Predicted 3D model of a 348-nucleotide part of an RNA (small-subunit ribosomal RNA, central domain) from Roseovarius nubinhibens. The full RNA is in RNAcentral, with records from ENA, Rfam and SILVA.
[in-house]
Context: one part of a larger RNA
RNA sequence: CUGGGCGUAAAGCGCGCGUAGGCGGAUCAGAAAGUUGGGGGUGAAAUCCCAGGGCUCAACCCUGGAACUGCCUCCAAAACUCCUGGUCUUGAGUUCGAGAGAGGUGAGUGGAACUCCGAGUGUAGAGGUGAAAUUCGUAGAUAUUCGGAAGAACACCAGUGGCGAAGGCGGCUCACUGGCUCGAUACUGACGCUGAGGUGCGAAAGUGUGGGGAGCAAACAGGAUUAGAUACCCUGGUAGUCCACACCGUAAACGAUGAAUGCCAGUCGUCGGGUAGUAUACUAUUCGGUGACACACCUAACGGAUUAAGCAUUCCGCCUGGGGAGUACGGUCGCAAGAUUAAAACUC
Repeated sequence: CUGGGCGUAAAGCGCGCGUAGGCGGAUCAGAAAGUUGGGGGUGAAAUCCCAGGGCUCAACCCUGGAACUGCCUCCAAAACUCCUGGUCUUGAGUUCGAGAGAGGUGAGUGGAACUCCGAGUGUAGAGGUGAAAUUCGUAGAUAUUCGGAAGAACACCAGUGGCGAAGGCGGCUCACUGGCUCGAUACUGACGCUGAGGUGCGAAAGUGUGGGGAGCAAACAGGAUUAGAUACCCUGGUAGUCCACACCGUAAACGAUGAAUGCCAGUCGUCGGGUAGUAUACUAUUCGGUGACACACCUAACGGAUUAAGCAUUCCGCCUGGGGAGUACGGUCGCAAGAUUAAAACUC
């Protein structure tokens, strides 16, 4: 390489949109590129293979056959793929009527708590720990009452609940706005799926500029602990955490499970709709999500099991013993930190 694989053994890009490409529903007709059958031409000789023969045998040589799996051309076929022209509605989309939601962005606003400031009461402790100390306090702390300021986060509701492609999203109100589900069938008529490159989004930490800074808190300082303690514990505390704009582009970015479509026993929850019975609650059923268990089947086992890791098809990504190494060098990107692409020697 042919292959075999990718939940946990190596292996699914963090997630979308989408270019090229690949693949693509039903039906009719035409054409005949692929495809199939037949004929012709060519496919030098030698070589290879088979049969026979010649050197005493063999190597070697000679004769004949087959083969040269290919290319060109002519005739024919029309099932499948392609192409051309029609038709259709199941895929896809539009329209109309309802519905649920922490989906996004911006603005406004509310209460509890922490901290700080001012004032009152009040007096000797408070705080902290396994025990202490550093620390705060007679310049009046802690406690308690009233008033004020500021920042950040939203208890209960809250739920294997909801929404979003993923990251993620939770007080309340308003404005703008994306997607989804159900029902009706009216319309378009394959308009679809995937997607190398490309492009956008992308937690936390980090970076730049300007704000903000209550609490928490890397670094740092001190007190303890200890043989030591560059830690765990305690008292402080700066970046940061917050906002605006710009960058970074990585995570156990996980369901460690790529996307799409079809098919294949059930039972029990839950969320959002519909229909019928019935009349406010249940029963039956249906569509879409989200869970638990479990049959067939799959799996090395664990387990998965209509939300598949089952049975199939299409497209993409990735793997190929461990270490060296996700490193070096080079390229690209970045302000930097670094990211991405990505070896070899050597060694077991």